A computed fold for a 594-nucleotide part of an RNA from a Pseudomonadota bacterium, annotated as large-subunit ribosomal RNA, domain I.
Rfam family: Bacterial large subunit ribosomal RNA. The literature on the family includes a 2002 paper in BMC Bioinformatics by Cannone et al., "The comparative RNA web (CRW) site: an online database of comparative sequence and structure information for ribosomal, intron, and other RNAs".
Lineage of the source: Bacteria > Pseudomonadati > Pseudomonadota.
Its mean pLDDT, the model's own confidence on a scale to 100, is 81.
[in-house]
Context: one part of a larger RNA
RNA sequence: GGCGUACGGUGGAUGCCUUGGGGCAGAUGGCCGACGAAGGACGCGGUCAGCGGCGAAACGCUUCGGGGAGCUGCAAACAAGCUGUGAUCCGAAGAUCUCCGAAUGGGGCAACCCGGCCAGAGUAAUGUCUGGUCACGCAUCUCGGGUCAAUCCCGACUUGCGAGGGCACCCGGCGAACUGAAACAUCUUAGUAGCCGGAGGAAAAGAAAACAAUAGUGAUUCCCUCAGUAGCGGCGAGCGAACGGGGAAGAGCCUAAACCUAUGCCGUGUAGAAGCCUACAGGCGUUGCGGUGUAGGAGUUGCGGGAUCUUGUGUGCAGGGGCUGUAGACCCUGCGGAGAAGUUACCAAACUUGUCCUUAGCUGAACGGCAUGGAAAGGCCGGCCAUAGAAGGUGACAGCCCUGUAAGCGAAAAGGAUAAGUCUUCUCGGCAAGACACCCAAGUAACACGGGACACGAGAAACCCUGUGUGAAUCUGCCAGGACCACCUGGUAAGGCUAAAUACCAUCUGCCACCGAUAGUGAACCAGUACCGUGAGGGAAAGGUGAAAAGAACCCCGGGAGGGGAGUGAAAUAGAACCUGAAACCGUAUGCCU
Numbered sequence: 001g002g003c004g005u006a007c008g009g010u011g012g013a014u015g016c017c018u019u020g021g022g023g024c025a026g027a028u029g030g031c032c033g034a035c036g037a038a039g040g041a042c043g044c045g046g047u048c049a050g051c052g053g054c055g056a057a058a059c060g061c062u063u064c065g066g067g068g069a070g071c072u073g074c075a076a077a078c079a080a081g082c083u084g085u086g087a088u089c090c091g092a093a094g095a096u097c098u099c100c101g102a103a104u105g106g107g108g109c110a111a112c113c114c115g116g117c118c119a120g121a122g123u124a125a126u127g128u129c130u131g132g133u134c135a136c137g138c139a140u141c142u143c144g145g146g147u148c149a150a151u152c153c154c155g156a157c158u159u160g161c162g163a164g165g166g167c168a169c170c171c172g173g174c175g176a177a178c179u180g181a182a183a184c185a186u187c188u189u190a191g192u193a194g195c196c197g198g199a200g201g202a203a204a205a206g207a208a209a210a211c212a213a214u215a216g217u218g219a220u221u222c223c224c225u226c227a228g229u230a231g232c233g234g235c236g237a238g239c240g241a242a243c244g245g246g247g248a249a250g251a252g253c254c255u256a257a258a259c260c261u262a263u264g265c266c267g268u269g270u271a272g273a274a275g276c277c278u279a280c281a282g283g284c285g286u287u288g289c290g291g292u293g294u295a296g297g298a299g300u301u302g303c304g305g306g307a308u309c310u311u312g313u314g315u316g317c318a319g320g321g322g323c324u325g326u327a328g329a330c331c332c333u334g335c336g337g338a339g340a341a342g343u344u345a346c347c348a349a350a351c352u353u354g355u356c357c358u359u360a361g362c363u364g365a366a367c368g369g370c371a372u373g374g375a376a377a378g379g380c381c382g383g384c385c386a387u388a389g390a391a392g393g394u395g396a397c398a399g400c401c402c403u404g405u406a407a408g409c410g411a412a413a414a415g416g417a418u419a420a421g422u423c424u425u426c427u428c429g430g431c432a433a434g435a436c437a438c439c440c441a442a443g444u445a446a447c448a449c450g451g452g453a454c455a456c457g458a459g460a461a462a463c464c465c466u467g468u469g470u471g472a473a474u475c476u477g478c479c480a481g482g483a484c485c486a487c488c489u490g491g492u493a494a495g496g497c498u499a500a501a502u503a504c505c506a507u508c509u510g511c512c513a514c515c516g517a518u519a520g521u522g523a524a525c526c527a528g529u530a531c532c533g534u535g536a537g538g539g540a541a542a543g544g545u546g547a548a549a550a551g552a553a554c555c556c557c558g559g560g561a562g563g564g565g566a567g568u569g570a571a572a573u574a575g576a577a578c579c580u581g582a583a584a585c586c587g588u589a590u591g592c593c594u
Stems, first nucleotide, its partner, number of pairs: 001593009015579001016544002020515002022512009031165002039100003042055003046078002050074002052059001061094006070082003105114003115134007136162004142156005169200001170198005180187001184234001210217002221248005231239002252497003255441001259297010273286001274287001275284002277328006302475001304440003308435006315336007337428006350422010361409003367382004383400002385389001391403003446470007456482001477492005531538002551578001554565004
C1' cells in the first nucleotide's frame, strides 16, 4: 500500500409522518371609490426587533347578543394588572381612523415642503397650534360682461355627476411574429399574444325583413348530437359548418309615423269673406289656411296592422269647459264600481306582519377489571350505548376518556329570500262590420367599385358589415329562401328595452385508485422573501428532540468551543449541528498478501 472484518467520522439518501399544496362536486356570495378606494409609509405594547392586530380615542373605545373561568396575540420570562358588578374570547351594529395614494389648496424626488380664507386656542405682540374650507371636467339653476341683439361666446355662483382600482370572466377598437406547410410568398399560427377603450356581478345576444320545404318550427343563450359529415383549401399544410334531433332555461314588451288638442315661430290671407263642434237666433273679427318645432293624447302589427269616417254594441254619479241661449254630441277633472298587474324588462315608490336562511352558539347515549409495558386505546375477562361504529386527539391500535358524530334546539342586531296585507300602477275610447287609401323608421334599402366578415381563400358566391359614388318604394309595397328569373313559401329591415339557463372568482361543506418536502403551489418554514438586475423583470434554499423540556443542577479539563462524570428520560449513538441515518469520501484496530 491492497483485499477483508469490526467499530467510528462525514454525509443526508431511504422509511415513516404532515401543518402545505392539487383537483372534483354542491351551496352561498360577487363589485369597491371624493362619506377618500385598492395598495402602502410611519407609528401604537412596561420590557417589543419581526409577523399579525390597531390608528395620536392607536395590542384598542361604545352598544347589543353569544359564552361561562380564566385572561393580558405569535411567544417564553419577569413586572404590573383585569375578571361571577361576567373578563379574555366569538358574532352584529357603531365611534375613532396620522401621512401617501384618483389625491383634489399650491408644489414635489409618494408617504415631504409651502399656503389663502373663516372660526377658535395661545402670546404683551409676531411667530405657533386646532377645526373647517379652497383641484379639474361635464351638465345644470341664477346672474354679470361682450355685441344693435342673442338661446352664441367669456366669466361668477348653486346643485348634481364623473375621475381611480378590480385575479379571472365579458363586449368593442387596433393587431403581430416565431411556428406549420419538412424551403417559401397565398395559406397557417390567429383575430391568438400584445396594446387601448368600456361595462357588470355577470357581460354579450334577444322577441324573425328567422329557418324550413309542400310537412312544419316559432326570441336569445348554453350543453349533447348531427360530424371531422357537407364543404373550403398553393384542393398542400390544414380549416371546418348548418338544417334536423335530444336536453337546460323560459317572458315578453316600449317607441317613431298617420290623426287629434294646446302652444312658439315663419309664410300666406282679408270685406261683408275664412273661422269660432252641430242646428236655429244673436254675437265676435284674423282667432283662418300652409309649413316647421315642442308638449300631451292616439298607436305598435304579418291569418298585415294602425289612423280617419259610418253603423251597431259598450260603466255609474258629480263638477267644469268651449262667444252666448236652447237641444244634442264632445272634452277634462274628481269620486265610486268592475277587472288586471306589481317593484328584473314591459310605468313606478314604500311600509307592516308572518315564515325561512345566513352572520355567534347550545343539548347530545354508553366501561370497568387483570397482566405486560415508561405509557394501554393493543391482549385476556366481564359489561353497555347505538337515529351516534364519520373523523380527530389522548404516553402503542378507544363506539362507551376528550372534541365530536346521529338527532334536535337557537338571534337583541344586520343582511337575504318568500308569503299576505297595506299600498301603488294600469284598463273600462273597448269590441264587431263596412267604407276610405292617410301612415307604417331615407341619403336608408338596392346597385357599381374597393375592403372586411361569414367553416366558405372571388369562386357560380347568396346572406351580413361598410369606405367612395349613384340612389327607391309604403301593403297592388318591400325583403329572403346560396348567382339570376318565374311560380310558390316564409317574413315585415333601416328605433329601443328585456330575467333565467351560461362564463369566472371567493367562501363554506363534502369527497379523491391526487402529492407527501428534489414531490405537491415559486412559496408546508416570516416567500414573491433573501438575492440578482439601472430597469422592465428574474427569483431561491430552508419541515421532523421527546409522551412530557423533564432542554442536562452540581463537579472536573479547557481562554472558549468542546468534552468527561453526575442527573432526567423507556431510550441521550433521542442532547438541541437533535426520528430513521444508505452510498460516495475519511479514519482507528486487526487478519492475510506484498